[in-house]
């Protein structure tokens, strides 16, 4: 939670930083963090909210960076059918 949890299928909605070496580039490559670091159709999310707005924000830490915290019960933000009972958080044990 049977006023509908999860699963599937279509549709949809986001993000892509920094350091360094390299090149005519916006070009190739390598290093942190993350589920994903721009072309991969992949990764995440669709109200139990991914993701933006405040941000050229604040405090800690870093070679550096939303790298952690805070701001935050804050505003804004993308679903519709089939099936039909489990789903989430926290402890403790194995692996």
């Nucleotide at each position: 939670a049977c006023u509908g949890a999860a699963u599937u299928u279509c549709c949809g909605g986001g993000g892509u930083g920094u350091u360094c070496c390299u090149u005519a580039a916006a070009u190739g490559g390598a290093g942190c963090u993350g589920a994903g670091a721009u072309a991969a159709u992949a990764c995440c999310c669709g109200c139990u909210a991914a993701c933006c707005u405040g941000a050229u924000c604040a405090g800690g830490a870093u070679a550096a960076u939303g790298c952690c915290u805070g701001c935050g019960u804050a505003g804004g933000a993308a679903g519709a059918a089939a099936u039909g009972a489990c789903c989430c958080c926290c402890g403790c044990a194995u692996a």
Molecule: TPP riboswitch aptamer (THI element)
Organism: Ferruginibacter sp.